[in-house]
RNA sequence: AGAGCUGGUCAGGCGGUCGCUGAUUGGCAACGUUAGAUGCUUGCGUCUAUGUUGCUGGUUGGAGGAAAGUCCGGGCUCCAUAGGGCAGGACGCCAGGUAACGCCUGGGAGGUGCGAGCCUACGGAAAGUGCAGCAGAAAGGAAACCGCCUGAAAAACUUCGGUGCUUCAGGUAAGGGUGAAAAGGUGCGGUAAGAGCGCACCGCGCGGCUGGUAACAGGCGUGGCGAUGGUAAACCCCGUCCGGAGCAAGACCAAAUAGGAGCCUAUUGCCGCUGCCCGCGGCGGGCUCGGGUAGGUUGCUAGAGGCAGUCGGCGACGGCUGUCCCAGAUGAAUGAUCGUUCAAGACAGAACCCGGCUUAUCGACCAGCUCUCAUA
Numbered sequence: 001a002g003a004g005c006u007g008g009u010c011a012g013g014c015g016g017u018c019g020c021u022g023a024u025u026g027g028c029a030a031c032g033u034u035a036g037a038u039g040c041u042u043g044c045g046u047c048u049a050u051g052u053u054g055c056u057g058g059u060u061g062g063a064g065g066a067a068a069g070u071c072c073g074g075g076c077u078c079c080a081u082a083g084g085g086c087a088g089g090a091c092g093c094c095a096g097g098u099a100a101c102g103c104c105u106g107g108g109a110g111g112u113g114c115g116a117g118c119c120u121a122c123g124g125a126a127a128g129u130g131c132a133g134c135a136g137a138a139a140g141g142a143a144a145c146c147g148c149c150u151g152a153a154a155a156a157c158u159u160c161g162g163u164g165c166u167u168c169a170g171g172u173a174a175g176g177g178u179g180a181a182a183a184g185g186u187g188c189g190g191u192a193a194g195a196g197c198g199c200a201c202c203g204c205g206c207g208g209c210u211g212g213u214a215a216c217a218g219g220c221g222u223g224g225c226g227a228u229g230g231u232a233a234a235c236c237c238c239g240u241c242c243g244g245a246g247c248a249a250g251a252c253c254a255a256a257u258a259g260g261a262g263c264c265u266a267u268u269g270c271c272g273c274u275g276c277c278c279g280c281g282g283c284g285g286g287c288u289c290g291g292g293u294a295g296g297u298u299g300c301u302a303g304a305g306g307c308a309g310u311c312g313g314c315g316a317c318g319g320c321u322g323u324c325c326c327a328g329a330u331g332a333a334u335g336a337u338c339g340u341u342c343a344a345g346a347c348a349g350a351a352c353c354c355g356g357c358u359u360a361u362c363g364a365c366c367a368g369c370u371c372u373c374a375u376a
Base pairs, nucleotide, nucleotide: 001372002371003370004369005368006367007366008365009364010363012341013340014339015338016337017336018335020062021061022060023059024058025057026056027055028054029053030052031051032050034049035048036047037046038045039044040043064347068358069357071356072355073354074353075352076246077245078244079243088242089241090240091239092238093107094106095105096104097103108122109120110119111118112117123237124236128235129234130231131230145176146175147172148171149170150169151168152167153166156163157162184202185201186200187199188198189197203225204223205222206221207220209218210217211216250298251297252296253295260289261288262287263286264285265284269283270282271281272280273279305324306323307322308321309320310319311318312317342345
């Protein structure tokens, strides 16, 4: 210098003008409550404090790293719930972190890249059931198609020693061929040819040992290895976890209309008991109460919170100290426009809150590391 890897940060800046919204603080007006002061005409005014509403000023806060998808986990709220099980779902190497997780950190194993690194749905196939197209001789406690070797018969040839087309009986898993996969692999010995038949190394099973919290690793001994093939993102088995619904949760205030309950009221009317009188009940009127709809208030943002320092830890993270307050709308604000500047601005808009994951994203910067080339 070039090409890369990992982790993190920022997300146009500045200014003018006009708006929207939350908080706070003034002024003016209307209405009301109580308290204090005061005037007199002694029950009405005036002033101050205070509440609500309207208008109008000042100050100040006002989207994100993903606010998104709503895919996981929790807080909060209501409902259900003695305890346990079935069904269903999710997860699945080990240890740790956390409120919790399917997330994160560290480690192990496997795969991959020259490397920094990256990827992994990574429990169980010696409990059962199932599945495996085509090719191939043979495909699951499975196989002689070609080949190789031995023996017998034997065309043909012959230097008469033999070589042997072909057929039959055997041996052989070395070689060829088929397949995703072919009976542990490589090498040496061995053999008629071969073969764990024997041996060495590697792999595998079993049993100790050493290191490690563990996953696991290393090494020793032992077994020649048809034991125990593959597939569980096939059923299944084992282990762990999971009650349901969600801020349109839930709580409070509460109009009109209709209906309900209680009390009061009527010399009079109508209906019923009953033909008449009394009485009782209902219809009528008034007052009060309660449920509930519209509507309003609340839940609502000070929180598993941010920042800085320090301590513990490899780290995720945790403890302590200091400091800060940082949207809270609901017909739903956070914008428009002009100027200027630079590297020319991407994806995109909160709706109860928080921790994650995933997806989208112009460009720029910082830290650590790797490879190649050049120079010293």

Description:
Bacterial RNase P class A from an uncultured Halieaceae bacterium, 376 nucleotides, folded computationally. Its Rfam family is "Bacterial RNase P class A". Gene Ontology terms of the family: ribonuclease P activity, tRNA processing and dimeric ribonuclease P complex. Rfam classes the family as a ribozyme. Of the family's consensus pairs, 95% are formed in the model. Its mean pLDDT, the model's own confidence on a scale to 100, is 77.